[in-house]
Source information:
Small-subunit ribosomal RNA, central domain from an uncultured prokaryote, 350 nucleotides, folded computationally. The coordinates come from a structure-prediction model, not an experiment, and the mean pLDDT is 89.
Context: one part of a larger RNA
């Protein structure tokens, strides 16, 4: 260097954007760097290989040939790669017309529940558990009604449903804004795919500053349980959970399945469009494109299973794996306010 792999055995970066790099559509003309072929020069000798010969054979030795797969120069060729020029529209992008959606940011508003405060009714319990107790209550609780205030989350609709690159996103309305799909085939004319480094986003917890604090609730306190009970159960309860700004950058960040393109039976359900048919029509039937599921032919797979949303058949590019423990640890570097993150060994041992 070639050869093997990555759903579950070790292995897909959490996700996107993207420079360099790698790879890249149809046709025409040209150039001749790669490529093919031929010639020339060189590629020391010995060795290896072939052949002939010399020691009685062989080892060994001698003659001749081949080889030396390399480098250089020259001729010819033009399919492929490359390069130059031209051209095309199917890849890609754009225009026009529609459509759906919890996509994002900001603001305003709403009802239910809960808690507090004030007041009314009322008068002895309430609460809680397996049973209790701690706790609350005659300074009037629980229950019930009214008013005011507060914070957080948005029942039904709701779905195997939708949107987003992922994380994630759900009351209603408004403002601003990203993306997608369908139809048209009008424009550009390969403008493409992937992507080391880089850069951006990234649940929860956690950190900084300032607010906020209803409910819930690490820590903590008490009551129980128990042999004990630093728990499970109960009564309380602080960080936190919420907001703004700034950090952190992890996850069973999962489909444990990288992205793109092409090809390879069907059936069925859901969502969004198009076209056609049914006299009209709610609707229905058929058609076609996109998205989300289920079942399955071939094929694949160790099997489970996957099966046009592939784990099938191929191509391009990236990431990653190489026995278990030591260890995602130490050291070094780098990032961070810290917590810690990223990168990442060895001794030793089985």
């Nucleotide at each position: 260097c070639u050869g093997g792999g990555c759903u579950u055995a070790a292995a897909g970066c959490g996700u996107a954007c993207g420079c360099a790099g790698g790879c890249g559509g149809g046709c025409c003309u040209g150039u001749a760097g790669g490529c093919g072929u031929c010639c020339u020069a060189u590629g020391a000798a010995a060795u290896c290989c072939c052949u002939c010969g010399g020691c009685u054979c062989a080892a060994c030795c001698g003659g001749g040939g081949a080889a030396u797969u390399g480098c250089a120069g020259g001729g010819c060729g033009a399919a492929c790669c490359a390069c130059a020029g031209g051209u095309c529209u199917u890849g890609a992008g754009g225009g026009a017309g529609g459509c759906a959606g919890a996509g994002g940011u900001c603001g305003a508003c709403g009802g239910a529940a809960c808690c507090a405060u004030a007041g009314g009714u009322g008068g002895a319990g309430c609460g809680g558990u397996g049973g209790a107790a701690u706790g609350c209550g005659u300074a009037g609780a629980u229950a019930u009604c009214u008013a005011u205030g507060g914070g957080a989350a948005c029942g039904c609709c709701a779905a195997a449903g939708g949107u987003g690159a992922a994380g994630a996103c759900a009351g209603u309305c408004g403002a601003c804004u990203g993306g997608g799909c369908c139809u048209u085939u009008c424009c550009u004319g390969a403008c493409g795919c992937u992507c080391a480094u880089g850069c951006a986003c990234g649940a929860a917890a956690g950190c900084g500053u300032g607010g906020g604090g209803a409910g819930c609730a690490a820590a903590c306190a008490g009551g129980a349980u128990u042999a004990g009970a630093u728990a499970c159960c109960c009564u309380g309860g602080u960080a936190g959970u919420c907001c703004a700004c700034g950090c952190c950058c992890u996850a069973a960040a999962c489909g444990a399945u990288g992205c793109g393109c092409a090809c390879u039976a069907g059936a069925u359900c859901g969502g969004g469009g198009u076209g056609a048919c049914u006299c009209u029509g709610a609707c229905g039937u058929c058609u076609u494109c996109c998205c989300g599921g289920u079942c399955g032919a071939a094929g694949a797979g160790a099997a489970a299973u996957c099966g046009a949303u592939a784990a099938g058949u191929g191509c391009g590019c990236c990431g990653c794996c190489u026995g278990g423990g030591g260890a995602g640890c130490a050291c070094g570097g780098u990032c961070g306010c810290a917590a810690g993150g990223c990168u990442a060994a060895a001794a030793c041992u089985c």